[in-house]
RNA sequence: UGAGCUGGCCGGGUGACCGCGGUUGGCCCGGUGCGAACCGGGUCGGCUGAGGAAGGUCGGGGCUCCCCAGGGCACGGUGCUGGUGAGAGCCAGGACGGGGCGACCUGUCGGUACAGGGCAACAGAGAGCAGACCGCCGAUGGCCUCCGGGCACAGGCAAGGUUGAAACGGUGCGGUAAGAGCGCACCAGCGUCGUGGGCGACCACGGCGGCUAGGCAACCCCCACCGGGAGCAAGGCCGAACAGGGACAGGGUGGCCCGCCCGUCACGUCCCAGGUGGGCCGCACAGAUGGAUGGUCACCCAUCGGGACCCCCGCAAGGGACCCGAGGACAGAACCCCGCCUACAGGCCAGCUCACCAC
Numbered sequence: 001u002g003a004g005c006u007g008g009c010c011g012g013g014u015g016a017c018c019g020c021g022g023u024u025g026g027c028c029c030g031g032u033g034c035g036a037a038c039c040g041g042g043u044c045g046g047c048u049g050a051g052g053a054a055g056g057u058c059g060g061g062g063c064u065c066c067c068c069a070g071g072g073c074a075c076g077g078u079g080c081u082g083g084u085g086a087g088a089g090c091c092a093g094g095a096c097g098g099g100g101c102g103a104c105c106u107g108u109c110g111g112u113a114c115a116g117g118g119c120a121a122c123a124g125a126g127a128g129c130a131g132a133c134c135g136c137c138g139a140u141g142g143c144c145u146c147c148g149g150g151c152a153c154a155g156g157c158a159a160g161g162u163u164g165a166a167a168c169g170g171u172g173c174g175g176u177a178a179g180a181g182c183g184c185a186c187c188a189g190c191g192u193c194g195u196g197g198g199c200g201a202c203c204a205c206g207g208c209g210g211c212u213a214g215g216c217a218a219c220c221c222c223c224a225c226c227g228g229g230a231g232c233a234a235g236g237c238c239g240a241a242c243a244g245g246g247a248c249a250g251g252g253u254g255g256c257c258c259g260c261c262c263g264u265c266a267c268g269u270c271c272c273a274g275g276u277g278g279g280c281c282g283c284a285c286a287g288a289u290g291g292a293u294g295g296u297c298a299c300c301c302a303u304c305g306g307g308a309c310c311c312c313c314g315c316a317a318g319g320g321a322c323c324c325g326a327g328g329a330c331a332g333a334a335c336c337c338c339g340c341c342u343a344c345a346g347g348c349c350a351g352c353u354c355a356c357c358a359c
Stems, first nucleotide, its partner, number of pairs: 001355010012300007020049013051330001055341002058339005063231004075227005080093005094109006110222002116220002118216002133161002135157003140154002142151003169187006188212001190209008235281004244272005250267001251265005301328001303326005311320003
């Protein structure tokens, strides 16, 4: 100098003018009311008004209503260790893998799958306590013999080939008719014991054992822990009109000739229940109402494109300054909070890695 990695942060600024939501104050107008005051409108001011994700609505909690003796079954979720947290989760670590030269990134995680059941397409001889297609042998027994041996019939074998994601340890020596953990050495792996380290998951070293134990639990299952439902359109309060119920000095009408009285109509007045239209609360140091938080101009800043001379640096290429133009992403709270995931132009800071150059 260039290319990267990890962590953290910012995500345009200032001014002028015009505008929007909320709230508050002065003045004016209208309505209700005896009044105090309240409601509506206008006008002039003050204060205040989005994000790191407000997004997806995926987890957890608050809050609200409904349900609920106790226990069990069923169903669902979670699952290495330590810390932290209300919990989801976060941080650090462990084991086994994958990627990158590297800094570093990334996947999986209860069950020695001997508690039990189940599954494995295609290919292949054989796929779970396996198997013999090619192949090797044929010592032993059999047959033939020119007695040297031959055949590959009984049978033995699993070294080599072949299929597959996976074929019942690997290499070497011995052994054998040919072979085989059949024996041995080393290695891998399994189990177990000991010593040391670590809070722990686990790690390191050593001894012993039998010689080999396959995969899938995101198939059922087993173990441990956890789990009622619905959601601010939750829910609470106040409550028109019409219809309904009740009361009454009155009014219409009927029982009687009239009145008292009784019935009826519901014209009138008052009351009641339910809670529809509607309003308020829930609701916030933005706030809700189909939803305000914006626009224009000027200058500046990051960045990009272009540019003749002059000016500065340089031998030069080129760079700086200057001029012109472009130009700032993803995205918009809606009950609140904590998380997770996803989107994002550009920039800043710290640490680290690789390559090249110079000393």

This is a predicted structure of a 359-nucleotide RNA (Bacterial RNase P class A) from Iamia sp. The organism belongs to Iamia, within Bacteria. RNAcentral holds the sequence, with entries from ENA. Its mean pLDDT, the model's own confidence on a scale to 100, is 77. Its Rfam family is "Bacterial RNase P class A". The family's RNA type in Rfam is ribozyme. A source record names the gene rnpB.